[in-house]
Context: one part of a larger RNA
RNA sequence: GGAUGAACGCUAGCGGGAGGCUUAAUACAUGCAAGUCGAGCGAGAAACUACCUUCGGGUAGUGCAGCGGCGCACGGGUGAGUAACGCGUACACAAUCUACCUUAUAGAGGAGAAUAGCCCUGGGAAACUGGGAUUAAUGCUCCAUAGUAUUACACUUUGGCAUCAAGGUGUAAUUAAAGCUCCGGCGCUAUAAGAUGAGUGUGCGUACUAUUAGCUAGUUGGUAAGGUAAUGGCUUACCAAGGCUACGAUAGUUAGGGGGCGUGAGAGCGUGACCCCCCACACGGGUACUGAGACACGGACCCGGCUCCUACGGGAGGCAGCAGUAAGGAAUAUUGGACAAUGGGCGAAAGCCUGAUCCAGCCAUCCCGCGUGGAGGAUGACUGCCCUAUGGGUUGUAAACUCCUUUUAUUUGAGAAGAAACGCCCUCAUUUAUGAGGGUCUGACGGUAUCUUAUGAAUAAGCACCGGCUAACUCCGUGCCAGCAGCCGCGGUAAUACGGAGGGUGCAAGCGUUAUCC
Numbered sequence: 001g002g003a004u005g006a007a008c009g010c011u012a013g014c015g016g017g018a019g020g021c022u023u024a025a026u027a028c029a030u031g032c033a034a035g036u037c038g039a040g041c042g043a044g045a046a047a048c049u050a051c052c053u054u055c056g057g058g059u060a061g062u063g064c065a066g067c068g069g070c071g072c073a074c075g076g077g078u079g080a081g082u083a084a085c086g087c088g089u090a091c092a093c094a095a096u097c098u099a100c101c102u103u104a105u106a107g108a109g110g111a112g113a114a115u116a117g118c119c120c121u122g123g124g125a126a127a128c129u130g131g132g133a134u135u136a137a138u139g140c141u142c143c144a145u146a147g148u149a150u151u152a153c154a155c156u157u158u159g160g161c162a163u164c165a166a167g168g169u170g171u172a173a174u175u176a177a178a179g180c181u182c183c184g185g186c187g188c189u190a191u192a193a194g195a196u197g198a199g200u201g202u203g204c205g206u207a208c209u210a211u212u213a214g215c216u217a218g219u220u221g222g223u224a225a226g227g228u229a230a231u232g233g234c235u236u237a238c239c240a241a242g243g244c245u246a247c248g249a250u251a252g253u254u255a256g257g258g259g260g261c262g263u264g265a266g267a268g269c270g271u272g273a274c275c276c277c278c279c280a281c282a283c284g285g286g287u288a289c290u291g292a293g294a295c296a297c298g299g300a301c302c303c304g305g306c307u308c309c310u311a312c313g314g315g316a317g318g319c320a321g322c323a324g325u326a327a328g329g330a331a332u333a334u335u336g337g338a339c340a341a342u343g344g345g346c347g348a349a350a351g352c353c354u355g356a357u358c359c360a361g362c363c364a365u366c367c368c369g370c371g372u373g374g375a376g377g378a379u380g381a382c383u384g385c386c387c388u389a390u391g392g393g394u395u396g397u398a399a400a401c402u403c404c405u406u407u408u409a410u411u412u413g414a415g416a417a418g419a420a421a422c423g424c425c426c427u428c429a430u431u432u433a434u435g436a437g438g439g440u441c442u443g444a445c446g447g448u449a450u451c452u453u454a455u456g457a458a459u460a461a462g463c464a465c466c467g468g469c470u471a472a473c474u475c476c477g478u479g480c481c482a483g484c485a486g487c488c489g490c491g492g493u494a495a496u497a498c499g500g501a502g503g504g505u506g507c508a509a510g511c512g513u514u515a516u517c518c
Stems, first nucleotide, its partner, number of pairs: 001518004006514005013370006019363002021328001026326003030323003035070003040067002047062006077281003086206008096198002101194007109143004119132005149174011179186002207253003214244003219241008256278004260271004283304005306317004334360001336359003342356001343354004373404004384395001386393002409455002413451002418445001423440008462507005467488003473502005483490002
C1' cells in the first nucleotide's frame, strides 16, 4: 500500500448492486417448509351449490377419512467427522444397474381368494388398539400365451492386449400384463437401443510431527462356496505365510476437497464466507424395511442422553429447512408478502402444493454513483476569535449584499417493462388432433421505478492528524507531574511531540482504532 462474512469509537443526506451467527454440530416455545390424483377403487354422513319437485323429497357436483398410484432419495441446511480413491485430474468396467423421458418391435386371453373403509362390539386417561360381519380396485394370487429375454447343451462366424467379447443356427426348460375414457387418447406388459443419473476399479497429485520406527491374523495370497446390480477377504471353510515400511509404514495433531478468492511484477504465500461441482452428516450410536434409487433431515425399529404429557398403567418429541426464542459471544436481520415470474411434485387438464424461488423489511457491512449549491462581490467592511514587533497580520471572497439554478427535499398529477404461455373465443391449414395467426384473461413487488407541476438555498459534514518517517505551526496551560507513543522517542518553567485554543493538512458520508492475511 492492498484486502476482510469483520468488530469498536465519533459522525451521518440519498439512490443502485451485493452481503449478513466466523462463537455452542448448544437447547428449542409457536407457525409454516411435501404433497397430489375422483380420468384407478368402493363408500358416499352433515353442510353448501345447481337443477327438478307431488314440497315429503330426488338427481348431479364439491367435501372429511380409507384402499391404490406417483412423489417424499429432488429441492433446502450444516461442516461435526474424514489425511481418505474423500477430493482434483486422467483412464477403465471383457465386472454393473437406471423410475419418469425418447425410439423401435411384439402383446394384453381366462379364473380366484382376500382386505381397509362403512356397520356391530370390546379395552384405554391418552397415544392407540382387539374381535365379528361385509365390500371394491390400475391392490394380491393362479392358469394360459411369448421372443432379439434368462439358463443349459451342441455346431459355427467375426474380433480382441485379455481371463474372452459381439453375433448366427438348433434343442430343452423358465418368466408378462390393467384398465380408465369426454372414444380423441391416457395408461399396462415384455424385449432391444438411446438419453439421464448412479455404482465400482486404477495411475498421479493432495497439511504438520521421527521429541511417533517398526506395523499387520481376514492380516497378504490361493481353492471352493455364499452374498451383491456388479468385481473383490465383501463374508465363511480349508490351504500357504505372506503384506506394508526411511521414496516415512504405524501412531499422534490439525483439517471437509475443488473451481476459486486475497495479495504479489512474477515465482510464491495465505485462504476455502457468498456463487457452482463433489463428499459427509441430520439429538449421540446401531440396524434393516420399502423402493428404480436410501441404509432415508421434517420414515421405521433398538440402545443412550435430554425435554414434555399422564388418570402412574403408559405415552410423545428431535429447527445443521424459513422466520423466531434462550444461551454463548466483540459480533450478524422480519415469528413479513406472493406463487405474478423461473423451476420442482402430482394431475389428461383446469388446478393444488412449493419458507425452492421471486420480492419487501432491518443493518454505512462492503462496492459504485449523486448531493450538501453556482456566478459576481474588498474600504480586504463593522464586530468577534487567534497572533502581533501594536504598524498590522490572519480567519477571508469567507460573510453581508446582488443575480441565478433546483439534482436532492417537500408538493401536484400521470404511471411502466418484467406477460408469454395454459385456459377460453375466432380464423386458416391439413396428417382430424396437431400446427399457424388473431383476440381475451393473469403482477406479490407497487401506485414501486420513471416522467411531470409548484415552492424555495431552501432539507444535508464530519473524522483523523500537524517532532521525523509523513502532507500540515503558533499561542496558552502543565512542569519527568498529568499524560503521549506504530518505531525513534517527547514531558524536570520559554514543549511545533502532553491538554486546550486559533490556524493548517489529509480523506470525506464517512473517518479513525483494533484483529487477521499478502